[in-house]
Predicted 3D model of a 1481-nucleotide RNA (small-subunit ribosomal RNA) from a metagenome. It matches the Rfam family "Bacterial small subunit ribosomal RNA". Rfam links the family to the GO terms structural constituent of ribosome and ribosome. The prediction has a mean pLDDT of 84.
RNA sequence: AGAGUUUGAUUCUGGCUCAGAACGAACGCUGGCGGCGUGGAUAAGACAUGCAAGUCGAACGGGAUUAGUUUGGUAGUAAUAUUGAACUAGUCUAGUGGCGCACGGGUGAGUACCACGUGAGCAACCUGCCGGAAAGUAGGGGAUAGCUCGCCGAAAGGCGAAUUAAUACCGCAUGUGGCCUGAGAGGACAUCCUCUCACCGCCAAAGUCGCAAGACGCUUUCCGAUGGGCUCGCGGCCUAUCAGCUUGUUGGUGAGGUAAUGGCUCACCAAGGCAAUGACGGGUAGCUGGUCUGAGAGGACGACCAGCCACACUGGAACUGAGACACGGUCCAGACACCUACGGGUGGCAGCAGUCGAGAAUCAUUCACAAUGGGCGAAAGCCUGAUGGUGCGACGCCGCGUGGAGGACGACGGCCUUCGGGUUGUAAACUCCUGUCAAGUGGGAACAAGAAAGUGAUAGUACCACUAGAGGAAGAGACGGCUAACUCUGUGCCAGCAGCCGCGGUAAUACAGAGGUCUCAAGCGUUGUUCGGAUUUACUGGGCGUAAAGGGUGCGUAGGCGGCGGCGUAAGUCGAGUGUGAAAUUUCGGGGCUCAACUCCGAAACUGCACUCGAUACUGCGUCGCUAGGGGAUUGUAGAGGAGUGUGGAAUUCACGGUGUAGCAGUGAAAUGCGUAGAUAUCGUGAGGAGGACCAGUGGCGAAGGCGACACUCUGGGCAAUUCCUGACGCUGAGGCACGAAGGCCAGGGGAGCAAACGGGAUUAGAUACCCCGGUAGUCCUGGCAGUAAACGGUGUACGUUUGGUGUGGGAGGAUUCGACCCCUUCCGUGCCGGAGCUAACGCGUUAAACGUACCCUGGGGAGUACGGUCGCAAGAUUAAAACUCAAAGAAAUUGACGGGGGCCCGCACAAGCGGUGGAGUAUGUGGCUUAAUUCGAUACGACGCGAAGAACCUUACCUGGUCUUGACAUGCAUCUCUAAGGCAAUGAAAGUUGCCGAGUUGGUAGCAAUAUCAACAAUUUGCACAGGUGCUGCAUGGCUGUCGUCAGCUCGUGUCGUGAGAUGUUGGGUUAAGUCCCGCAACGAGCGCAACCCCUGUGUCCUGUUGCCCUUCGGGGAUCUCUGGACAGACUGCCCGGUUCAACCGGGAGGAAGGUGGGGACGACGUCAAGUCAGUAUGGCCCUUACGGCCAGGGCUGCACACGUACUACAAUGCUCACUACAGAAUGAACCGAAACCGCGAGGUGGAGGAAAUCCCUAAAAGUGAGCCCAGUUCGGAUCGCAGGCUGCAACUCGCCUGCGUGAAGCCGGAAUCGCUAGUAAUGGCGCAUCAGCUACGGCGCCGUGAAUACGUUCCCGGGCCUUGUACACACCGCCCGUCACAUCAUGGAAGUCGUUUGUAGCCGAAGUGCGUGCGCUAACCGCAAGGAAGCAGCGCCCGACGCUAUGAGCGGUAACUGGGAUGAAGUCGUAACAAGGUA
Repeated sequence: AGAGUUUGAUUCUGGCUCAGAACGAACGCUGGCGGCGUGGAUAAGACAUGCAAGUCGAACGGGAUUAGUUUGGUAGUAAUAUUGAACUAGUCUAGUGGCGCACGGGUGAGUACCACGUGAGCAACCUGCCGGAAAGUAGGGGAUAGCUCGCCGAAAGGCGAAUUAAUACCGCAUGUGGCCUGAGAGGACAUCCUCUCACCGCCAAAGUCGCAAGACGCUUUCCGAUGGGCUCGCGGCCUAUCAGCUUGUUGGUGAGGUAAUGGCUCACCAAGGCAAUGACGGGUAGCUGGUCUGAGAGGACGACCAGCCACACUGGAACUGAGACACGGUCCAGACACCUACGGGUGGCAGCAGUCGAGAAUCAUUCACAAUGGGCGAAAGCCUGAUGGUGCGACGCCGCGUGGAGGACGACGGCCUUCGGGUUGUAAACUCCUGUCAAGUGGGAACAAGAAAGUGAUAGUACCACUAGAGGAAGAGACGGCUAACUCUGUGCCAGCAGCCGCGGUAAUACAGAGGUCUCAAGCGUUGUUCGGAUUUACUGGGCGUAAAGGGUGCGUAGGCGGCGGCGUAAGUCGAGUGUGAAAUUUCGGGGCUCAACUCCGAAACUGCACUCGAUACUGCGUCGCUAGGGGAUUGUAGAGGAGUGUGGAAUUCACGGUGUAGCAGUGAAAUGCGUAGAUAUCGUGAGGAGGACCAGUGGCGAAGGCGACACUCUGGGCAAUUCCUGACGCUGAGGCACGAAGGCCAGGGGAGCAAACGGGAUUAGAUACCCCGGUAGUCCUGGCAGUAAACGGUGUACGUUUGGUGUGGGAGGAUUCGACCCCUUCCGUGCCGGAGCUAACGCGUUAAACGUACCCUGGGGAGUACGGUCGCAAGAUUAAAACUCAAAGAAAUUGACGGGGGCCCGCACAAGCGGUGGAGUAUGUGGCUUAAUUCGAUACGACGCGAAGAACCUUACCUGGUCUUGACAUGCAUCUCUAAGGCAAUGAAAGUUGCCGAGUUGGUAGCAAUAUCAACAAUUUGCACAGGUGCUGCAUGGCUGUCGUCAGCUCGUGUCGUGAGAUGUUGGGUUAAGUCCCGCAACGAGCGCAACCCCUGUGUCCUGUUGCCCUUCGGGGAUCUCUGGACAGACUGCCCGGUUCAACCGGGAGGAAGGUGGGGACGACGUCAAGUCAGUAUGGCCCUUACGGCCAGGGCUGCACACGUACUACAAUGCUCACUACAGAAUGAACCGAAACCGCGAGGUGGAGGAAAUCCCUAAAAGUGAGCCCAGUUCGGAUCGCAGGCUGCAACUCGCCUGCGUGAAGCCGGAAUCGCUAGUAAUGGCGCAUCAGCUACGGCGCCGUGAAUACGUUCCCGGGCCUUGUACACACCGCCCGUCACAUCAUGGAAGUCGUUUGUAGCCGAAGUGCGUGCGCUAACCGCAAGGAAGCAGCGCCCGACGCUAUGAGCGGUAACUGGGAUGAAGUCGUAACAAGGUA
């Protein structure tokens, strides 16, 4: 710091996603040790059990108990024991009393609040214990717990009587002092404050310990400290689909109340107070220091630690007290739970542990008061789940280890492999070491201080030393791109993966497993959440013509912003200082734990707030001026600016009348319609409504909508000139107000034409449309409503600045003129083209989309929809979401492709012609059907007489049956040898099986030799490797081929242009068959194609000269011709004329055998169609292996209701039959061609000359001449069938060809439609060859003979090329894509109702309790001789008052029959709305 993802590619806009960091986390797999932290986030749900607040006997009486002394009793002789009483010294203690229990600890429910933070104020306050100061502490009284007795109760507890103490309670005395009242002086802030003086009145106290000194207490007062109370400025959430709220409300006077101010409360008076700078309401939330993230600014959060607040089962209330409206206090009400003798009682873990519950999820019912701190006490001390420790959990951070060194051209195993090897991998084994952690043994702390002593939970822990031994200690995730890391196997759109893009349909680096690799590491991944990346809410730091985004327009309120100069002020602003900004945290510098985490010290920082002093440029405020902004005045001026009234003519329609006759109207074509009752046409007259031809112009006016005959009246605005007046009066503008096309609505008129709806006619598969005939609202006027438009320049308004050119409308000036025009200058408006600049590009460009200032506005489908509000008569308008869903949606430009877009051009493409196909019969191929099999492939053009240049067996791949298993064929190894080749026999349909017979070659050694032996070769047997497969995949491939298309195209280098994809070149003007050539040009060149070079053919020359040619006397000769086959020549727009840019080239002509590529062939650019072929061969992968391989026989490929393609033969007289008679070329021939001659009607046979060929064989037919036929299913046509033959072959049944005789079918020129051909072509006639024993050949490939017609032309059909245009297409129009319906799923709106929750208003009830009133019942202290009084209590009443109840509203949420639309979903239905002129823009 970025990356992936929209496209064929590109740039931009824009979202989605990823890489980072973090967490009180959870889950999965795994798990050695230690340190430091941290751990109920959910149910403020319910809680068993234990503990968490007591202490003081030096406040008090009593009780218990110990020891002692004295004195009684009892037992005993006594010691002694025991039991009483008094005293002394202790210990313990229920109760009274004092202090504490308001701290500490927990939780975050409530709370949007002076609750919190920060800074001020209190002259309006309180403060126990503590510190300092002053004074005092005298003398009395009456009770009451306890204890005892009695009573009630299950208990909890309560009642009565008697008796008793105090530092408990109550008078009285004293008064330093305080309070109250007044006066004076000083000060101040409206109140008042301080000091002094004076008077009346009021107000205290407690003792205990000690031998004492004294100590601790107590009372009054002042000061301090600490802690609190109250007030104010500022700051920090969402929502306007919450816009008005408020009656103690706002203020005053008086009173009450409080520690204290105050409507805090009450009485009276006034009618105020708050709010768009967001009141009131709703939702959410403890606040802060800080934490996380971030470069920062910000954003999110508020665990642990620290400060503040609030709460303590829920609601209410007060009491006590210095302090509470009180977590472990009281009272009442409620819910819940427990005990109960059913009468009644008891309880409150959001203290520490712990339990249940809910939950993805959060620990021990531990030790100690040793330390720190707190309460009480004079103290010892006691209490302390605060705290200090330990335990559990990888929950987090940090540290350590699981060993180190050596060790192979490299073990085994695994995996891969091109089979050679590679990799795991120095990794292991093995050798030598080390000893961290863990283990064992032995020692063994500190945290303890201020003078000393004592005291250790942690802890026998940390730490130290020693011992043995590599021993006990590695996993998780990933490996298609982003993103580091690749192979094999399995699977086969299945199983599965996935954060995004996306993988998987038989060769998956994406699934699963394995090997390997990569990254982290006692962890690793996943999930969730926050910030970041995201400049994707933009203050830093974005935009609004077309991507989302300018309000339809103006006026104008609040607000924001605002011309020039002077003076004052000092609010903003700037500077300096002071106070504060708690500590912790963060940063920096140091220190301590072995390091680190952690912790300690110091500094800085805390960007803030407040106060004081200073500065005065800018802004603000006040004031005095100015005229450049704005406004006014005067004189002119243009205009469809607006409103009202009136007038005129053309045209349509209608009415009436005349003339006139059969049609008119309408369309692509028609029909409906009108017309003989007289239309249309035409003439005249009249009625009525609406609209304003020409002028008319990117001309004018208006804020926009909009405005068009003429005249008059009223009226708004603009512009120019003059420079007279005013003196900043200005700009914008949330709300607000006004205007606002068409269509629509209400009421009343009007209604000619036009025309939604509607009717009819057409079109169509349908046609609720387009077209036609009619036609009502409406369109028009008046008055109202509505308030929207692609209300668009898709561009808000105002002001200023910034090069130009050229039109046009309005005005003024100059020059000139008799006057004007032209011309020059200038202001305002309206256009075009362009510079800088801007823009993603397109484009904008002084009328900005440039440069600035001010205000305003905005952020993908669902959706401008739902709900709510406002407006409206309604239609509807306006304001305006969410759930869910997708990874895009989009803008501009590029290259293609396409268009029922355009332009140019070509082609037997059409047209003009000739002949066919489609009808018949037959042949042949295909489909289909059939079959045991009818083998397989090809199957739009570009399959279908195609692979097949030849299926009776073979071929043959198919079927049935019989058989073989290292095999019919190749190679290697091992093995076997009486065995191979070959022959014979049996069996059999054959293949095969069985039996018999049957050999070697070469070399070495030994040997005279025979021979023996060894080795090699060949062969056989057996076995192993393997052979074999026309089995699958042409969508894994090579090669070859078809097609577009012999169309003229397809590209590259360099340069240039463009941000880029790309463009240019290759476009343009001509020309060509041609990207052929010329000219021009930011291009210049080049390559593959075109053309040419090659072959055949057409002319000539030369050469050649047999088998050909010529002559011939038949012996031979010749080289002229035809010819053979080689070389050369020839044709190049070279020459002439014309056209042209005087270029290319075109037209004409001459010459020439041939003339403008002479004719034909071979030759096929970049590429397209996943085109065809695994069955020609090759080949990856998969599959079969006594069979999916091999052999054999027979059958099938020939099967036949049918359909199609391609052909042949015909339908006849341009013909057929018969007779006679001419003229080719190119080929072939040895298992071959085969002459003459003879036989046969013929096919053919016999025959065998000649021929490995210019020598031999085969050689034409149509045509021509003559005759017959006479238009007929025929002397046409020949299918079919019968008989008789021939040939080939092992064999013609399935299933060959040919001949003769006989038979003699359909067919009389072929519907819709469709094919070929432009000259030696079509048509027509025959001949040859390949394959081949023969043949289905009528097919294919060639050859020659005869030999036409037509082309005006490019409108149309088809195909193609170039340029251009539109595009929502790019799998590219066989494209894309819309809506209803049907089905499934999901979320959501409405809805009779129903349930829950919150809350308002009105009222009822009225607990506890404070206050007030009463108090004839009751009462110790004081007064009084007494009676009684004072004072108090119970009780009762009143106000307030929680829970509860009633009635009626409101908000929110859940649910619901039914219902509305929405979204999504490989192959549903109907159409075809949009994208091209999308076929009606």